[in-house]
Predicted 3D model of a 98-nucleotide RNA (Guanidine-I riboswitch aptamer) from Bacillus piscicola. The prediction has a mean pLDDT of 83. Rfam family: Guanidine-I riboswitch aptamer. Rfam's curators write: This family represents a conserved RNA structure found upstream of the ykkC and yxkD genes in Bacillus subtilis and related genes in other bacteria.

RNA sequence: CCAAAUGUUUUCUAGGGUUCCGCAACUAAUCGUUGGACUGGUCCAAGAGAAAACUCAUAGAUUUUUCUAUGUCACGGAAGGAUAAAAGCCUGGGAGAU
Numbered sequence: 001c002c003a004a005a006u007g008u009u010u011u012c013u014a015g016g017g018u019u020c021c022g023c024a025a026c027u028a029a030u031c032g033u034u035g036g037a038c039u040g041g042u043c044c045a046a047g048a049g050a051a052a053a054c055u056c057a058u059a060g061a062u063u064u065u066u067c068u069a070u071g072u073c074a075c076g077g078a079a080g081g082a083u084a085a086a087a088g089c090c091u092g093g094g095a096g097a098u
């Protein structure tokens, strides 16, 4: 930019580990080493979690620009992948189940 529609993005949470900070231990030492079966901060984070903005569809209103309302359902392995590492992250509204 174009296309698309159980749409996209942002902020946050459940949750997650340990690259950095902090904390603790060791060390003569402010250097350094070790520790996430260390509360935390940075960081990652939900299709089936929250809020908001934008878009889309339908109906109505409006001289036009625009405005209002509505917008459903969602049980789910194992294994693998990335990042420092892990996870309701990704594979994945997957394989399956009903």
Base pairs, nucleotide, nucleotide: 007054008053009052010051011050012049015044016043020041021040022038023035024034025033026032056071057070058069059068060067061066073093075096079091080090081089